Source information:
This is a predicted structure of a 73-nucleotide RNA (transfer RNA) from a soil metagenome. Rfam family: tRNA. By type it is a transfer RNA. Model confidence (mean pLDDT): 82 of 100.
[in-house]
This record gives sequence, structure tokens and C1' cells, in this order.
RNA sequence: GGGGCUGUAGCUCAGCUGGAAGAGCAUCGCCAUGGCAUGGCGAGGGUCAGGGGUUCGAGUCCCCUCAGCUCCA
Repeated sequence: GGGGCUGUAGCUCAGCUGGAAGAGCAUCGCCAUGGCAUGGCGAGGGUCAGGGGUUCGAGUCCCCUCAGCUCCA
């Protein structure tokens, strides 16, 4: 220098053929126990890496950039 993959909640990751974002763990609250562990119920938490484009509508499609991993040279 060139190719491929990945980037979504604090962490690990889903998200289908474009219809508008979720799970587990963690955090907080309530209930059960004399208390802890634990279990149940509920809540908060998101610039979907950044920017632009297409579209009525983008996490998803297109372009550029950034970061990580990997292959070739």
C1' cells in the first nucleotide's frame, strides 16, 4: 500500500427481506426473610463509531473517514 471482518445500553451480544431498537449480566426501587444469600416484580440507562447520500421511512442500502482484528505484499 491492497483485500476481508467487526463497531448497537456500563459489559457480553441479538436485531430476519428497510417499517423505527431488544435480551442476559450489572445498577436502582419494591416484595418475600429477624438479617444475609437467593428468588419474584418493576424502573432507569442508546448521537446504533463519525459525517454525507438514497428513500415517505435507514441499526439495516450506497460513499467517505476513524478505531480494532485478520490476510496478502